[in-house]
Molecule: small-subunit ribosomal RNA
Organism: metagenome
RNA sequence: GUUCGAUCCUGGCUCAGAACGAACGCUGGCGGCGUGGAUUAGGCAUGCAAGUCGAACGGUCAUUUGUUUGUAGCAAUACGUUCAAAUGAUAGUGGCGGAAGGGCGAGGAACACGUGGGUAAUCUACCCUCAAGUUAGGUAUAACUCUGCGAAAGUGGGGCUAAUUCCUGAUGUGCUCCUCCCGGGCAUCCGGGAGAGAGUAAAGCUGGGGACCGUAAGGCCUGGCGCUUGAGGAGGGGCCCGCGUCCUAUCAGCUUGUUGGUGAGGUAACGGCUCACCAAGGCUUACGGGUAGCUGGUCUGAGAGGAUGGUCAGCCGCACUGGGACUGAGACACUGCCCAGACUCCUACGGGAGGCUGCAGUCGAGAAUCUUUCGCAAUGGGGGAAACUCUGACGAAGCGACGCCGCGUGUAGGAUGCCGGCCUUCGGGUUGUAAACUACUGUCUUCCGGGGACAAGGAAGCGUUGUUAAUACCAGCGCGACAUGAUAGUACCGGAGGAGGAAGCCACGGCUAACUCUGUGCCAGCAGCCGCGGUAAUACAGAGGUGGCGAGCGUUGUUCGGAUUUACUGGGCGUAAAGGGUGCGUAGGCGGCGCUGCGUGUCGAAUGUGAAAUCCCACGGAUCAUCCGUGGAACGGCAUUCGAAACUGCAGUGCUAGAGUGUGGGAGAGGAAGGUGGAAUUCUCGGUGUAGCGGUGAAAUGCGUUGAUAUCGAGAGGAACGCCGGAGGCGAAGGCGACCUUCUGGAACACUACUGACGCUGAGGCACGAGAGCUGGGGGAGCAAACAGGAUUAGAUACCCUGGUAGUCCCAGCCGUAAACGUUGUGAACUUGAUGUGGGAGGAAUUAUCCCCUCCCGUGUCGUAGCUAACGCGAUAAGUUCACCGCCUGGGGAGUACGGCCGCAAGGCUAAAACUCAAAGGAAUUGACGGGGGCCCGCACAAGCGGUGGAGCAUGUGGCUUAAUUCGAUGCAACGCGAAGAACCUUACCUGGGCUUGACAUGCUGGUGGUAGAAACCCGAAAGGGUAACGACUCCGCAAGGGGAGCCAGCACAGGUGCUGCAUGGCUGUCGUCAGCUCGUGCCGUGAGGUGUUAGGUUAAGUCCUGCAACGAGCGCAACCCCUGUGGCUAGUUGCUAGCGCGAAAGCGCGGAACUCUAGUCAGACUGCCCGUGAUAAGCGGGAGGAAGGUGGGGAUGACGUCAAGUCAGUAUGGUCCUUAUGUCCAGGGCUGCACACGUGCUACAAUGACCGGUACAGUGGGAUGCAAUAUCGCGAGAUGGAGCCAAUCCCUUAAAACCGGUCCCAGUUCGGAUCGCAGUCUGCAACUCGACUGCGUGAAGCCGGAAUCGCUAGUAACGGCGUAUCAGCUACGGCGCCGUGAAUACGUUCCCGGGCCUUGUACACACCGCCCGUCACACCAUGGAAGCUGGUCACGCCCGAAGUCGUUACCACAACUG
Repeated sequence: GUUCGAUCCUGGCUCAGAACGAACGCUGGCGGCGUGGAUUAGGCAUGCAAGUCGAACGGUCAUUUGUUUGUAGCAAUACGUUCAAAUGAUAGUGGCGGAAGGGCGAGGAACACGUGGGUAAUCUACCCUCAAGUUAGGUAUAACUCUGCGAAAGUGGGGCUAAUUCCUGAUGUGCUCCUCCCGGGCAUCCGGGAGAGAGUAAAGCUGGGGACCGUAAGGCCUGGCGCUUGAGGAGGGGCCCGCGUCCUAUCAGCUUGUUGGUGAGGUAACGGCUCACCAAGGCUUACGGGUAGCUGGUCUGAGAGGAUGGUCAGCCGCACUGGGACUGAGACACUGCCCAGACUCCUACGGGAGGCUGCAGUCGAGAAUCUUUCGCAAUGGGGGAAACUCUGACGAAGCGACGCCGCGUGUAGGAUGCCGGCCUUCGGGUUGUAAACUACUGUCUUCCGGGGACAAGGAAGCGUUGUUAAUACCAGCGCGACAUGAUAGUACCGGAGGAGGAAGCCACGGCUAACUCUGUGCCAGCAGCCGCGGUAAUACAGAGGUGGCGAGCGUUGUUCGGAUUUACUGGGCGUAAAGGGUGCGUAGGCGGCGCUGCGUGUCGAAUGUGAAAUCCCACGGAUCAUCCGUGGAACGGCAUUCGAAACUGCAGUGCUAGAGUGUGGGAGAGGAAGGUGGAAUUCUCGGUGUAGCGGUGAAAUGCGUUGAUAUCGAGAGGAACGCCGGAGGCGAAGGCGACCUUCUGGAACACUACUGACGCUGAGGCACGAGAGCUGGGGGAGCAAACAGGAUUAGAUACCCUGGUAGUCCCAGCCGUAAACGUUGUGAACUUGAUGUGGGAGGAAUUAUCCCCUCCCGUGUCGUAGCUAACGCGAUAAGUUCACCGCCUGGGGAGUACGGCCGCAAGGCUAAAACUCAAAGGAAUUGACGGGGGCCCGCACAAGCGGUGGAGCAUGUGGCUUAAUUCGAUGCAACGCGAAGAACCUUACCUGGGCUUGACAUGCUGGUGGUAGAAACCCGAAAGGGUAACGACUCCGCAAGGGGAGCCAGCACAGGUGCUGCAUGGCUGUCGUCAGCUCGUGCCGUGAGGUGUUAGGUUAAGUCCUGCAACGAGCGCAACCCCUGUGGCUAGUUGCUAGCGCGAAAGCGCGGAACUCUAGUCAGACUGCCCGUGAUAAGCGGGAGGAAGGUGGGGAUGACGUCAAGUCAGUAUGGUCCUUAUGUCCAGGGCUGCACACGUGCUACAAUGACCGGUACAGUGGGAUGCAAUAUCGCGAGAUGGAGCCAAUCCCUUAAAACCGGUCCCAGUUCGGAUCGCAGUCUGCAACUCGACUGCGUGAAGCCGGAAUCGCUAGUAACGGCGUAUCAGCUACGGCGCCGUGAAUACGUUCCCGGGCCUUGUACACACCGCCCGUCACACCAUGGAAGCUGGUCACGCCCGAAGUCGUUACCACAACUG
């Protein structure tokens, strides 16, 4: 960061940090210091990695010298030969070393390692110290020589020879064995001393030398090195012990040399190490399985811890695999031996050879790990007297950014800021002082020159000391010529030159520092988690910019951290995961008040140890740092000794407060057994009685005339026990309910005699354990899984009904589980209260065993503090603490599989993993929803009236068709809607013909007076194209001329009813004229949020009143506005009209201002008044008055919001697309097409009617390209004509239904008028596609409409006509208005629909059109099963058995030796 609309909590996942023997991608200047086969302990070519000593020995070879002799030669001499010496080399014998150094980590869970001890049970070559000795002999054998075998490797035989080889004898300081004494200790024993005897050693080499001996060698003297015996030391091993040292119990039992003893063997040494015999023991996280070298340390972490063991250092193990011994001081031996095996190589096929887990190197496998380098100069090791030699140990260099550290890639100045890039609101911004440019510097790189340390030894010589007879020799010390360097001509220093040669990588949605443009369009892709991408992507890709780090940067992997997410430090378990179903009790853990002792825990001190390196601190050396040196601290530990005694423990001894025993009277569905009882159901028998009963929402199955149900009586049988009965009682839990008897467990209370901590908990264990189920035997009335039938239903393996078997009941035995729940383990202590109830006791007071008060025990409710995420808990804690047990660690997979144990079975207990998800969850909040509840409203239902749905036609839509049938609207809330007028136009569509700065706007440049315009003519359907008489306007100026407008050419641009209403503005629909939606402050809550707005009344209303942790306020409601209903006032023409006059009348004239009316203003209605009711309120009911009464009627007015609702085609507008076309002009066509389907209407189906004749009464409106009268013509539409009227004046304009009279007589008609024919009228450029109307003729469907559905509560519905906008005309039967006639019904709110408020449940929040479960189908993934086949590992039984060791037997020799 991530669960949610939001919240708090629980809880997992993920990230930021550090580290690495790393790898991969991109990039790469230098140096120093480190580091580098982690995989196949896979296989290896080649070279090197262990030799050395001639001062141990005999030879051999070479050189030199001497000697002997031969040949040649006069000789010198040359070439040979014998012997001797010196020098050099060395195969062999011999000695020492090859057991170290170096490599690797396979094996091993172990005294392997770590730590601390023991060895009185032990060894130790070389080295050091001490003591003693170093004598006399002997026999072989390599080499060599002769000779065989073999391809080779190699090997046999004969002969000769030496030694520091081997053997024997002597001596015995000593040593070993035996006996005794003393001292000591730790049991065996250890140390010292004495004694008689026995046994037991040796090798020489070399330097020097005066006297004496010797022919010489030498003896002898002396130095050194060696050899032998013994003692000691140092260092190094062997063996033993305490403690520590991974996972697994789904490994719980293991063991026969096993455990011990006696004796023997064996070993350097103890020991079953081995063997014989005896005994039967021994072990307990044993035995088994898996994994692993251990440690110092390293990484991480605040620490505690966790992870790890590469380089360096200590230990162990291993050396092709397995086995074995030999030699030796030391091995069971990395570059030794033998055997077996695998593999590789050689071969003449008979046989042989080999072992890089040494240094380099190679192949293989792998993501991956270096040079077949130089040198022994240093350090160290082996040999040697030494010189010296060997040394892939080591010292160096090389390769790799693998890591750490350091340095550089320049420094300073330099624009209100170039070019370029990117963005842009087009103004600019940014890259950016960055660059250019100017002035400097000189690290690193490059070139030239100079140039270290690591070097000391040793040896000749000289001096001195020691040794000695000695000034010799030898040894020690000092001086000491000369020479010795792999790295390396490197580090370092100096000089030259010149900014010149040196920057990348990752990221930029949040976490997490850093943002824009373009491309893409759920594609391509990204992604650590959440998640981005479906046309405006800060998340993909590119670019610019920015951020981070920097010779590196990212990614991947791994570890620790964050993660208090295993919680020792430092968690939890009522509901989130988590208390065992309950008790008894073993081991264990824990345990009351005193005293005494001990000293295991505990505490203190000292000593030893805790290797070095590392870490830390200080100082120092490399120019700093990494690095290195010196010192300190530390190493948390272990061991030993001394001390303390509070606490714990142990031992002893007391106490009574814990616990238990005793006595007493009470309570109880506690348990078990036996017996008894009544009510009810059913059945049987009998009586009465007749047609039904039963059952349900309604029915049916079922029972019944063979007599049911009902009713009375008698009987049988089983099960359960009404009332009492109660949040009451008892029990550990499960559980227990009629009554009586017997047996029996426990608890409480009161008394206080006894015991004296006897206690608490409790892993395993044992017992109990509802219901169902199982086994055997009984029993069976009712009920009732399964089953059958009847219903219901789309189906109904269910719910309902009729039946009905297991079972339910009893006995015996299993099972062992439950939401076995208070979802709360047991025990103990402490902590304000209130109020019930059961049991006991006491006090006071009584008639009272009532009430009241107090105490104890139990059982409930409410609540303080406190706790809790909240809900809630709250002395019966979930508060505050202690003791012990059980359990939890994300969801799913799964309480499943496998294994084990239990069970007759069913099944139970124990209990995983692969895989998968980023959540799963708890509590609470706000909404929404409910075939939840309460209250209320609406033509919502009901009550009514009239329709629609059926017919014909009109109109809209879908569909179909078409070149096109332009587009949009689509449940309510699209469908007589946009459209208040599609023949052309409109027009957006189609076909065809044209135009290209364009039909239209603005700007710029250039041109143009016969210019703009244009009669007429030609082509053409027109648009358009062409010719062209004629021919302008305006400003300045005398004119010439110039400017403007216009036109032409060109450039910018115009234009688009093209797309996106899911990019938008605006407007509109809808919920809904529903009564709601919010805010400020305060208060409550950890918080989301609540309160207010809820409650009691009331209203059409969140309307008002009252109450209230709320008090106020806003948008809505209402009112204010308009029309209408009454009246007054004002005004009086065109309207009205008393009176007068004229006229036959209509009417006209004069007059009037009363009335109607007109249109302006005012009044009126406010629950104001009365009665009742109500909280005395708000209000409600009734009444009076009034034209009107409780909103008088109607209109306008539409809160916060919802539907990504509708509209880019009304206009506006972002983005995007077209630009001789998706723009624009024109002609014709289409929008009117028609098998169908739907919506909205009109006209009807007729007699409440149709038709004919007569006759009466309106209002709203309209009128100049207009309305049009009288009159004439026509059957009519209409025509002619034109009075009057710019309109209270004239016209449209006779309203119709109604009313009066007549005809029709119930029929497809005198209903109905569709359709079609003919003839006309009017409008218009033009009625073919495609207008309206008229006349005549024709006369279709239709006789009141299925399921279903719509409107309307009064001047309303219904019926009737009239007017008007659009408009040339009109498809208007549509829209908007007007008047006339004029009803019925509403009991009521159960139900349908919609809505409001409160409340409740919720796993919903895209909000029930939600969420979600299972099967099936397909695809993919993971994990299983499977006839079998095969590999690996371990164990056991038996068989064969190499090398080798040990034993035994026989023979020979004094011994070696030989057979």